[in-house]
RNA sequence: AGAGUUUGAUCCUGGCUCAGAACGAACGCUGGCGGCGUGGAUUAGGCAUGCAAGUCGCGCGAUAAAGCCCGCUUCGGUGGGUGAUUAAAGCGGCGAACUGGUGAGUAACAGGUGGGAAACGUGCCCUUGAGUUCGGAAUAACUCCCAGAAAUGGGGGCUAAUACCGGAUGUGGACCGCAUCUCGCAUGGGAAGCGGUUUAAAGGCCUUCGGGCCGCUCUUGGAUCGUCCCGCCCCCGAUUAGCUUGUUGGCGGGGUAAUGGCCCACCAAGGCAACGAUCGGUAGGUGGCCUGAGAGGGUGGUCACCCACACUGGGACUGAGAUACGGCCCAGACUCCUACGGGAGGCAGCAGUCUAGAGGCUUCCGCAAUGGACGAAAGUCUGACGGAGCGACGCCGCGUGGGGGAUGAAGGUCGUGUGAUCGUAAACCCCUGUCAGUGGGGAAGAAGGCCCCGAUGGUGAAUCGGGGUUUGACGGUACCCGCAGAGGAAGCCCCGGCUAACUACGUGCCAGCAGCCGCGGUAAUACGUAGGGGGCAAGCGUUGUUCGGAUUUACUGGGCGUAAAGAGUGCGUAGGCGGCCUGACAAGUCUGGCGUGAAAUCUGCACCGCUUAACGGGCAGUUGCCGCUGGAAACUUUCAGGCUAGAGAGCGGGAGGGGGAAGUGGAAUUCCAGGUGUAGCGGUGGAAUGCGCAGAUAUCUGGAGGAACACCGGUGGCGGAGGCGACUUCCUGGACCGUUUCUGACGCUGAGGCACGAAAGCUAGGGGAGCGAACGGGAUUAGAUACCCCGGUAGUCCUAGCCGUAAACGGUGAGCACUAGGUGUGGGGGGUAUCGACCCCCCCCGUGCCGCAGCUAACGCAUUAAGUGCUCCGCCUGGGGAGUACGGCCGCAAGGUUGAAACUCAAAGGAAUUGACGGGGGCCCGCACAAGCGGUGGAGCAUGUGGCUUAAUUCGAUGAUACGCGAGAAACCUUACCCGGGCUUAAACCGCAGAGUAAACCUGGUGAAAGCCAGGCUGCUUCGGCAAUUCUGUAGAGGUGCUGCAUGGCUGUCGUCAGCUCGUGUCGUGAGAUGUUGGGUUAAGUCCCGCAACGAGCGCAACCCUUGUCGUUAGUUGCCAGCGCGUCAUGGCGGGGACUCUAACGAGACUGCCGGCACAAGCCGGAGGAAGGUGGGGAUGACGUCAAGUCCGCAUGGCCCUUACGUCCGGGGCCGCACACGUGCUACAAUGGUCGGUACAACGGGUCGCGAAGCCGCGAGGCCCAGCUAAUCCCUAAAAGCCGGCCCCAGUUCGGAUUGGAGUCUGCAAUUCGACUCCAUGAAGCCGGAAUCGCUAGUAAUCGCGCAUCAGCACGGCGCGGUGAAUACGUUCUCGGGCCUUGUACACACCGCCCGUCACAUCACGAAAGCUGGCUGAUCCAGAAGUCCGUGAGCUAACUCCUCGGAGAGGCAGCGGCCGAAGGAUUGGCUGGUGAUUGGGGUGAAGUCGUAACAAGGUA
Repeated sequence: AGAGUUUGAUCCUGGCUCAGAACGAACGCUGGCGGCGUGGAUUAGGCAUGCAAGUCGCGCGAUAAAGCCCGCUUCGGUGGGUGAUUAAAGCGGCGAACUGGUGAGUAACAGGUGGGAAACGUGCCCUUGAGUUCGGAAUAACUCCCAGAAAUGGGGGCUAAUACCGGAUGUGGACCGCAUCUCGCAUGGGAAGCGGUUUAAAGGCCUUCGGGCCGCUCUUGGAUCGUCCCGCCCCCGAUUAGCUUGUUGGCGGGGUAAUGGCCCACCAAGGCAACGAUCGGUAGGUGGCCUGAGAGGGUGGUCACCCACACUGGGACUGAGAUACGGCCCAGACUCCUACGGGAGGCAGCAGUCUAGAGGCUUCCGCAAUGGACGAAAGUCUGACGGAGCGACGCCGCGUGGGGGAUGAAGGUCGUGUGAUCGUAAACCCCUGUCAGUGGGGAAGAAGGCCCCGAUGGUGAAUCGGGGUUUGACGGUACCCGCAGAGGAAGCCCCGGCUAACUACGUGCCAGCAGCCGCGGUAAUACGUAGGGGGCAAGCGUUGUUCGGAUUUACUGGGCGUAAAGAGUGCGUAGGCGGCCUGACAAGUCUGGCGUGAAAUCUGCACCGCUUAACGGGCAGUUGCCGCUGGAAACUUUCAGGCUAGAGAGCGGGAGGGGGAAGUGGAAUUCCAGGUGUAGCGGUGGAAUGCGCAGAUAUCUGGAGGAACACCGGUGGCGGAGGCGACUUCCUGGACCGUUUCUGACGCUGAGGCACGAAAGCUAGGGGAGCGAACGGGAUUAGAUACCCCGGUAGUCCUAGCCGUAAACGGUGAGCACUAGGUGUGGGGGGUAUCGACCCCCCCCGUGCCGCAGCUAACGCAUUAAGUGCUCCGCCUGGGGAGUACGGCCGCAAGGUUGAAACUCAAAGGAAUUGACGGGGGCCCGCACAAGCGGUGGAGCAUGUGGCUUAAUUCGAUGAUACGCGAGAAACCUUACCCGGGCUUAAACCGCAGAGUAAACCUGGUGAAAGCCAGGCUGCUUCGGCAAUUCUGUAGAGGUGCUGCAUGGCUGUCGUCAGCUCGUGUCGUGAGAUGUUGGGUUAAGUCCCGCAACGAGCGCAACCCUUGUCGUUAGUUGCCAGCGCGUCAUGGCGGGGACUCUAACGAGACUGCCGGCACAAGCCGGAGGAAGGUGGGGAUGACGUCAAGUCCGCAUGGCCCUUACGUCCGGGGCCGCACACGUGCUACAAUGGUCGGUACAACGGGUCGCGAAGCCGCGAGGCCCAGCUAAUCCCUAAAAGCCGGCCCCAGUUCGGAUUGGAGUCUGCAAUUCGACUCCAUGAAGCCGGAAUCGCUAGUAAUCGCGCAUCAGCACGGCGCGGUGAAUACGUUCUCGGGCCUUGUACACACCGCCCGUCACAUCACGAAAGCUGGCUGAUCCAGAAGUCCGUGAGCUAACUCCUCGGAGAGGCAGCGGCCGAAGGAUUGGCUGGUGAUUGGGGUGAAGUCGUAACAAGGUA
């Protein structure tokens, strides 16, 4: 510090996710030791048991027991002393308000920080001064009695005090009055003086009797602790906007330690709030802690400070202090006891228990240390605390060994079967001894107390020194030493990318994984296991949470044209910001000093203590913030004065669909009336509905009425936006230019607010020609609630009033300033010039286009900024849910505005790129269409396919690119299928180990065959055995078994289309572009020209074959012109080398020549030529596409079978037939059929062959045999054609299917199931619906011939020649293709993408008659405890008076009153849960209906 993820790829925006650190954690697996920390976060839920606050006998009275001593004794006992500075209890004092716990409540002066109290308190402690006197009356304990189950209570009697009361004294204090001084920030404070009133006390112990100590009372000052007040800081919600009547203030009083409306009476009517009152939600606050570079964000456990609370609510008492955790009273809930009458209780103290929970410990030891309460002290108490225990909960440290050791052992795993790896790892050898174990030694933490002595001191206390004695829970612990022995001590996660680490097997979209992207559908580095590897380590992973990464809330540090985001527009309030000069002040700002910022924490230090570290100690530092104080004056504020450049006003001008009102006009549509006129009009893609003989349309005249204003008209004008368009008049707003006369910063922006605001819509009343939602009809269509047509209501128009929205868009808020230009245009002005503003130049304002710098993700913007800056406002923060729900506000309604959440997704997006596609465009090709010829689709048959059937009908091929295809030959074989019979190392190849002896061959038996059975015969040898063969085992043969989606090879197709790429350079952030585009040209990316490109490769073309002409060479088997011989005749013979031909080599054609056009390339025409513009044909198929085809040609990975999925044999099937399709053949006839005669080919094939001639047969064919291994012989006849005859338009002399009969040939064998022949039979069919195929010249059509396969079988396939046309205007349309361009939401690429309803499942949410909780307001009833007030006839020790009876003062009970908690009643508000039903929404593999959107998406 970044990374993954949107795309085919790219850049950007943007969310999601990961790597880090942390935790009071929990869970899973695992677990050796120690140190230091830490441990009920949920139920402020309930609690058994024990302990957690007592102490003082030197305040007081009384004083138990055993034991001991003494006295008395009736010997039972009793009294006294001691025990006893005792136990237990009481009066009294101090403490119990500390410590400890918890975080419920609290959004508050609760807390933090800084101040104030002239408005206060303060026990114990320190300090100043003074005092501590004289009296009195009670009461607990105790004793007796009574009540009660208990708790406890009542009565009589006795008694003490440092308990209580009265008097005295009054240094002083307090209060009042008088006058003085002094101080201060207002009220006011302080001091001394005078006068008046008032106000205290307690004793105990020691004593050397001098006194001392501890106390008590009043008082001064302090310290400490507290109380009150104030400034600033202090969470979320505005879908909480208004709150408040003790409320705000005043006067007077009450109350308090004290201010105060804290409380009360009266008076006034205030107080708070957008700088967020009130209300709601949440929450203890802080030092700090976690994270972060920081700013910040999160958090408040342990430790420390403050606050609040103590079962819930209320209340006071006592006290220095409480409104009191282990006190009291009342009410309530709960638990317990009860004799049913009543009582008791409060772990959020320490341990412990139950519940709920993922989850958090011992009912431990000790007061030895530190600290606290009491005490004069010893000491007592102390679950504070010090320790130990439990938990890997965290941090830190240590160990599980170290060195050597290669035949790289065994074993595991992988394997290309050589090997590799685990791996120096182990074994083995040599060592060491931490921890644990065991034996021994053994601290520090202890200071102090007590006793004695000494010094000092006042013979004191205190202090110091010495001696003695005593005190440790932890703990026989830390630590040290010895002993033995590598012995007791390693796991967890991960290994597709991010992210470090790979193989095998298993599994087969299953099981499973997953943080994100995503893995798994038969070769998974992603699942599970194993081996190996990586990481961390007594831990490792997971989950949860926080910060980080996230500059993804942006202060540091973001944005808003198109990604989310500028409010529809203006006016303007608060607020924010604000020109130039001078002066003043010093609030902001800057700076010095002081205070403060508790400790701990944190950071630093070559610091110190535990062996180290964690941990602890020392020193220093610790932004900011706050307070006091001194200073500076640039900037901002404020005040004062001035200026004119901002702004505004005046004056002079002209421009304009700016606004409002009234009026006027013509064109057109429609309607009405009339005229002319007749059969249609209208409408459409074509029609129909509609209108019209009752006279339409058309046309003419007149009239009515409403709405809108053609031309001008223009990226021209005006307006803030919406918007504004005939003409005239009136009223009225704004801008601009010129002038520089006036004001003198008067300015900019603008939360709320107010106003304006298209269309549609609403209310009321008018108006209504045209147009026209809804609606009706006609068409279209599968449907057509649409698009088209005919009608047509609201509406559109006017007046008044609502609505308040929009793609209200420049998708661009307003203002100011600055930053190259060029060119239009509207308005105004100036200069120049002129007859004239007609040109030309310049300035200002407006409005367009182009373009530099700059900016931008790119597109683009670019003085009219999206550039560079400043000011202010609005708005954004992933997509969906949703601009929805609820609530509020507005509206008559429609609806508007404000505006969520649950849930869900890993994206949603912007711009640009390359493709692909378009019922987009342009250009151009192709038998693509058109033009033409012939077919198919109808018939019969052949053949292939589907389907059906079957024991099997083997398998594959399936739009084009399967279907006379694999197959260029299924009767057996083939053959892969079926049935049946057999074989098992084999039909064939190759080993090894063990056992055996034959095998081959011959013969016989059996059988359908294969095979099986039996018999006969038998090799070499060094005698070990070998060869061969049989059996068993192993290793393996074999498989047309599976996977063409694991593959090679080959092939089809786009397509013989003209394309596909690369290097370097250049451009672009990049994908990529350029080149390859453009202008021409071509069959062609063929060539030329141009060009930031220049070159190159694979394709095209050419080179190859064939054919067309000629030449040369050659001349048999081919040829025969001339010569010769011969024949009835024939190149039959001699011969010839001319011709044809054969087959080899050459020539030839190159736009070379001419003319025209053109820059060129080239095109057109012409000449010559056998051939002319690639002459015809063939071979040749770029990068790639279709997971195209083929595992059944072959090869091959993997999987599967192994007496069978191998192999042999017989038979059957592949030929089955209601049907459907493809490809063909033959036809339907006269351009024909038939009969007779007659002519002319080429390519080929032939010895297991072709087979002449001859003979036989009607024929298929047979018999016989010549010739030929072939330019020699044979197949071989070519056929159509030509000549002649017949047929005469008919289901025929067309057509030949089908069937019967008889044959021929091949073959082991033609039944299933061959071909052919003859005789007989003579079906459909009379030219073929929708639709569809081929062909552009030696082509189509038509005619025959040959060959491959093959025993036989050809209508198929591959070739050959004969005869031999028609047509092409042209490129609109169909199909396919090429190039350029355009749009795109497609990229599996239009066979794409994608929308909505419905149906089903599921999830969350809204509404809902209601039902049911919580919180809270208001009013009323009733009113506990208790303070306060009143009363107090009852009761009453202290004081006073007294006649001693009593009276008084004072007090108490009781009663009354105000207030008052829980409770009750009524009525609201807020917020939950639930609810028949209902509403939409999300999600889900393949459901239904349509096709809305994306290409002009077929109606933009």
A computed fold for a 1500-nucleotide RNA from a metagenome, annotated as small-subunit ribosomal RNA.